[in-house]
Context: one part of a larger RNA
Molecule: small-subunit ribosomal RNA, 5' domain
Organism: Bdellovibrionales bacterium RIFOXYD12_FULL_39_22
RNA sequence: GAACGAACGCUGGCGGCGUGCCUAAUACAUGCAAGUCGAACGAGAAAGCCCUUUCGGGGGUAAGUAUAGUGGCGCACGGGUGAGUAACACGUAGGUGACCUGCCCUUUGAUGUGGAAUAACUCUGAGAAAUUGGAGCUAAUACCGCAUAAGAUUGUAGAAUUUGAAAUUAUACAAUGAAAGAUUGCCUCUGCUUGCAAGCAAUCGUCGAAGGAGGGGCCUGCGGGACAUUAGCUAGUUGGUGGGGUAAAGGCCUACCAAGGCAUCGAUGUCUAGCCGGUUUGAGAGGAUGAUCGGCCACACUGGAACUGAGACACGGUCCAGACUCCUACGGGAGGCAGCAGUAGGGAAUAUUGCGCAAUGGGCGAAAGCCUGACGCAGCAACGCCGCGUGAGUGAGGAAGGCCUUAGGGUUGUAAAGCUCUGUCGGAAUGGAAAAAGGGCGAUGGGUCUAAUAGGCCCAUUGAUUGAUGGUACAUUCAAAGGAAGCACCGGCUAACUUCGUGCCAGCAGCCGCGGUAAUACGAAGGGUGCGAGCGUUGUUC
Numbered sequence: 001g002a003a004c005g006a007a008c009g010c011u012g013g014c015g016g017c018g019u020g021c022c023u024a025a026u027a028c029a030u031g032c033a034a035g036u037c038g039a040a041c042g043a044g045a046a047a048g049c050c051c052u053u054u055c056g057g058g059g060g061u062a063a064g065u066a067u068a069g070u071g072g073c074g075c076a077c078g079g080g081u082g083a084g085u086a087a088c089a090c091g092u093a094g095g096u097g098a099c100c101u102g103c104c105c106u107u108u109g110a111u112g113u114g115g116a117a118u119a120a121c122u123c124u125g126a127g128a129a130a131u132u133g134g135a136g137c138u139a140a141u142a143c144c145g146c147a148u149a150a151g152a153u154u155g156u157a158g159a160a161u162u163u164g165a166a167a168u169u170a171u172a173c174a175a176u177g178a179a180a181g182a183u184u185g186c187c188u189c190u191g192c193u194u195g196c197a198a199g200c201a202a203u204c205g206u207c208g209a210a211g212g213a214g215g216g217g218c219c220u221g222c223g224g225g226a227c228a229u230u231a232g233c234u235a236g237u238u239g240g241u242g243g244g245g246u247a248a249a250g251g252c253c254u255a256c257c258a259a260g261g262c263a264u265c266g267a268u269g270u271c272u273a274g275c276c277g278g279u280u281u282g283a284g285a286g287g288a289u290g291a292u293c294g295g296c297c298a299c300a301c302u303g304g305a306a307c308u309g310a311g312a313c314a315c316g317g318u319c320c321a322g323a324c325u326c327c328u329a330c331g332g333g334a335g336g337c338a339g340c341a342g343u344a345g346g347g348a349a350u351a352u353u354g355c356g357c358a359a360u361g362g363g364c365g366a367a368a369g370c371c372u373g374a375c376g377c378a379g380c381a382a383c384g385c386c387g388c389g390u391g392a393g394u395g396a397g398g399a400a401g402g403c404c405u406u407a408g409g410g411u412u413g414u415a416a417a418g419c420u421c422u423g424u425c426g427g428a429a430u431g432g433a434a435a436a437a438g439g440g441c442g443a444u445g446g447g448u449c450u451a452a453u454a455g456g457c458c459c460a461u462u463g464a465u466u467g468a469u470g471g472u473a474c475a476u477u478c479a480a481a482g483g484a485a486g487c488a489c490c491g492g493c494u495a496a497c498u499u500c501g502u503g504c505c506a507g508c509a510g511c512c513g514c515g516g517u518a519a520u521a522c523g524a525a526g527g528g529u530g531c532g533a534g535c536g537u538u539g540u541u542c
Stems, first nucleotide, its partner, number of pairs: 001542004006538005013388006019381002021346001026344003030341003035073003040070002043067001048061005080299003090223007099216003104212008112146004121136006152176006159169003181204006190197003225271003232262003237259008274296004278289004301322005324335004352378001354377003360374001361372004391421004401412004425483001427478005435469001439465001441463009486531005491512003497526005507514002
């Protein structure tokens, strides 16, 4: 000198864009943060209003709405934190002839025929509760058979190609294993016969197979901490064979066999640490660092385990153990903010228990839409960067006052006052955005599927709609110099000097050093210098 997620002191006008628990991965009150689908399925209220009544009630509507339940998809994303980890965790370059992949895209082949249950519900129990038992009924795209198999998988035969090698491909035979329907419309075909479905069609689904995209698993070379005041470490250890296990190679696991494997090119041990793109400094080399943003990893009260699933050994899932907190009728139960706010505590120190799904993105859904503390916004903080303002011109009687003085004067100083203007910011008033495009709905026209002028799908034109921010930004007008300057320093380094007070005292100080009676170094004043809504100090890095 530069930098900062900074803090402290004094001061503080506005705006834009960013940033904001670095400490206790401490404990958490309260609310919200993951749902959705009735176009998979069976049930199914009430208030209110209307009608009626023998005043007990009954009926209609609300409404197939609310609501649970079965079922599907999602909950493995998104969001948080950095405890652990010195490791194939990360970065980079490769391998997988050792692999997986829901939703999505392309291509292709199918979607036949049967069955038995169960929740909800009803009845009846147990329990303080959480919850739970028994009996009976019922549905499905829930569950289970049978049939079929182009291709797939496995086995056998046999040929070709490639490789260091298990690999790949054509062919034949055998075996194995699939599926689910829903919505809308129509009468051409079929069946009943005049509008219906078992028929036809459209759309969405379901099953098998191949390929793709995107995502992931595993393996390898190289690279990036400290300590040798850590020198030896290792028995599933190193390798082999058989078996098991996994989507998959492998001591990953197991039985047997062999005795290996690593290490001064630093094994093993201990300490520290998430890694990177980057950030910061520096001319560079290098050093330091890893907040925000982006990629990867790990974790979710602590430890362990699996289940479901395409994917987890799962932050707001399950089970077990532990610590802690809470409820209890003492028998037994409930919980996990390192999600967003917020509280206590710790600390030098770090924000609102805000608004909205309008946009972007995500989940579900055919769609309308619903959900979304992701996100978009607003609030707080000079915490940072950037921009603007606190007025401009004129004005010498060089006013008054202050300070100094050699008492003549000098200086503050064009500074002020006065006069003439301007109108940024702030204030008031009026107008007032962009961010909105889409989707659905209405109208018109066209295309396509089709038997069809239904209907679905696609396209074009057109109409009315959708904004949290926000009556904000911005524009115009009005009044008005009015509301808006401080902080540090002045001995040398280092830009800037005099007077008074003090008298080795009080004090200053980054280094050298000042202060013991004329202190440009302490304190105050006048003056000056520097920076300026900031200025200094402290801390850390270069």